[in-house]
RNA sequence: GCGCCCUUAGCUCAGUUGGUAGAGCAGCCGCUUUACACGCGGAAGGUCGGGAGUUCAAAUCUCUCAGGGCGCA
Repeated sequence: GCGCCCUUAGCUCAGUUGGUAGAGCAGCCGCUUUACACGCGGAAGGUCGGGAGUUCAAAUCUCUCAGGGCGCA
């Protein structure tokens, strides 16, 4: 330098023919216990890496930038 892939909650990741964003774990609250752990229930937590475009509507499609990984040279 070229090609491909990844970037979504604090962490690990789902989310496909474009249609109001989810799970597990962690943390918080409650139940249970003398207490802790385990278990059970609940609530909270996201400008979907940045910017622009297409569209009535974009995490999803297009362009660009940034970061990371793999391969080739």
Predicted 3D model of a 73-nucleotide RNA (transfer RNA) from Parcubacteria group bacterium CG11_big_fil_rev_8_21_14_0_20_39_22. The RNAcentral record of the sequence draws on ENA. The coordinates come from a structure-prediction model, not an experiment, and the mean pLDDT is 83. Lineage of the source: Bacteria > Bacteria candidate phyla.